[in-house]
């Protein structure tokens, strides 16, 4: 330098055109001798950044940034 893959909640991740979910962590309640386990509820996301296509983009296209792998 070129090619491929990845980037979504604090963390690990699902979702591949139609208003973004789960687990875990966090907070509250319940239970308890108990701040643990169990159960119930809640908060938390400009979907890496900038543009384009579309009625509509996490999703498709282009560029950029970061990481991983490969070729030379």
């Nucleotide at each position: 330098g070129c090619c491929u893959c990845u980037g979504u909640a604090g963390u690990u991740u699902a979702g591949c055109g139609g208003u973004a979910g789960a687990a875990u962590g966090c907070c509250a309640g319940u239970c308890u001798c108990a701040u643990g386990a169990g159960c119930u509820g809640g908060a938390g996301g400009u979907c890496g950044c900038c543009g384009g296509u579309u009625c509509g983009a996490c999703u498709c296209c282009g560029g950029c940034c970061a990481g991983a792998g490969g070729c030379a």